Notes:
Transfer RNA from Candidatus Crickella merdequi, 73 nucleotides, folded computationally. It matches the Rfam family "tRNA". Its family is annotated with triplet codon-amino acid adaptor activity in the Gene Ontology. Rfam classes the family as a transfer RNA. The organism belongs to Candidatus Crickella, within Bacteria.

C1' cells in the first nucleotide's frame, strides 16, 4: 500500500434479533471491629472513538476517519 479485528464507567469486559446502558473489580458513605481488613447494605460515575447517513427509534444497520493489534506485500 491492500485484508481481517478491536474501541462501551477508572480498568477488565458484556450488550442476544434495532426497541430498560449493564456485570466484576476500583470508588464513595453507612453498618460491623478498640482500630484495620474481611463482610453486609447503599450510592455516585457512560459524547457506547469521531462525524454523517438509514429508521418512529442505533451501541448494534451503511459510509468515512481515527488509535490500536494482526497477516500478507
Nucleotide at each position: 500500500g491492500g485484508g481481517g479485528a478491536a474501541u462501551u464507567a477508572g480498568c477488565u469486559c458484556a450488550g442476544c434479533u434495532g426497541g430498560g446502558a449493564g456485570a466484576g473489580c476500583a470508588c464513595c458513605u453507612g453498618c460491623c471491629u478498640u482500630g484495620c481488613a474481611c463482610g453486609c447494605a447503599g450510592g455516585g460515575g457512560g459524547u457506547c472513538a469521531a462525524g454523517g447517513g438509514u429508521u418512529c427509534g442505533a451501541g448494534c444497520c451503511c459510509c468515512u476517519u481515527a488509535u490500536u493489534c494482526u497477516c500478507c506485500a